[in-house]
């Protein structure tokens, strides 16, 4: 320094549900709350699903995959 993520520490993130609040809508924000994650950090490059409409544009990053960043130790 780089690869791994078995043990250990410090954290960190936040599903379903509930309340508020946008949005035609898929959703999306704050509070509460914990399925859970080793990138559950960011990116909408392809791919899958989902939505509105008509031939387009959106949602989704905790769906895959891919780019890119970081904490910690060395079995």
């Nucleotide at each position: 320094g780089g690869a791994c993520g078995a043990a250990a520490a410090a954290g960190c993130c936040a599903a379903a549900c509930c309340c508020a609040u946008u949005g035609u809508g898929a959703g999306g924000u704050g509070g509460g709350g914990a399925c859970g994650g080793a990138a559950a950090g960011c990116c909408a490059c392809g791919g899958a699903u989902c939505u509105u409409a008509u031939u387009a544009a959106g949602a989704c990053a905790g769906c895959c995959g891919g780019g890119u960043u970081g904490c910690c130790u060395u079995a």
The RNA shown here (c-di-GMP-I riboswitch aptamer) has 75 nucleotides and comes from Draconibacterium orientale. The organism belongs to Draconibacterium, within Bacteria. Its mean pLDDT, the model's own confidence on a scale to 100, is 82. The model forms 94% of the base pairs in the Rfam consensus.